The RNA shown here (transfer RNA) has 75 nucleotides and comes from Halobacteriovorax sp. Model confidence (mean pLDDT): 81 of 100. Rfam family: tRNA. It is annotated as a transfer RNA. Rfam links the family to the GO term triplet codon-amino acid adaptor activity.

RNA sequence: GCUCACGUGGCUCAGGGGUAGAGCGCGUCCUUGGUAAGGACGAGGUCAUGGGUUCAAUUCCCAUCGUGAGCUCCA
Numbered sequence: 001g002c003u004c005a006c007g008u009g010g011c012u013c014a015g016g017g018g019u020a021g022a023g024c025g026c027g028u029c030c031u032u033g034g035u036a037a038g039g040a041c042g043a044g045g046u047c048a049u050g051g052g053u054u055c056a057a058u059u060c061c062c063a064u065c066g067u068g069a070g071c072u073c074c075a
Base pairs, nucleotide, nucleotide: 001071002070003069004068005067006066007065010024011023012022013021018055026042027041028040029039030038048064049063050062051061052060
């Protein structure tokens, strides 16, 4: 330099056009004499950034940024 994949709550990841979810973690409560385990409820997201398409974009297209993998010359 080129190609490909990925970027979504604190972490690991779903969701692939119609107002975003799970597990773990966090908070409150229930249960217990108390803890652990279990259960109920809740908070927490400008869906990497900027444009485009669309009535409508986390989703499709383009560019940029970041991460990872692969490839590419000669001796």

Source information
The RNAcentral record of the sequence draws on ENA.